[in-house]
RNA sequence: GCCCCGGUAGCUCAGUCGGUAGAGCAGCGCCCUGAAAAGGCGCGUGUCGGCAGUUCGAUUCUGCCCUGGGGCA
Numbered sequence: 001g002c003c004c005c006g007g008u009a010g011c012u013c014a015g016u017c018g019g020u021a022g023a024g025c026a027g028c029g030c031c032c033u034g035a036a037a038a039g040g041c042g043c044g045u046g047u048c049g050g051c052a053g054u055u056c057g058a059u060u061c062u063g064c065c066c067u068g069g070g071g072c073a
Stems, first nucleotide, its partner, number of pairs: 001072007010025004019056001027043005049065005
């Protein structure tokens, strides 16, 4: 330098052949208890890495850039 994969909630990750986003864990509140642990119920307005483009509409498609990993030279 070129190619491939990834970047989504605090963490680990899913997801939508373009119609405005979820799970587990963690956290918080309440119930229960003399108090705790365990248990039960409830709670997410996340610039979907950034900037542009296409589109009525982009997390999803396209280009460039940043960043992590791998491959070729």
Model confidence (mean pLDDT): 81 of 100. The RNA shown here (transfer RNA) has 73 nucleotides and comes from a Deltaproteobacteria bacterium. Its Rfam family is "tRNA". Rfam classes the family as a transfer RNA. Rfam links the family to the GO term triplet codon-amino acid adaptor activity. Rfam's curators write: Transfer RNA (tRNA) molecules are approximately 80 nucleotides in length. The organism belongs to Myxococcia, within Bacteria. The sequence was found in a public genome assembly.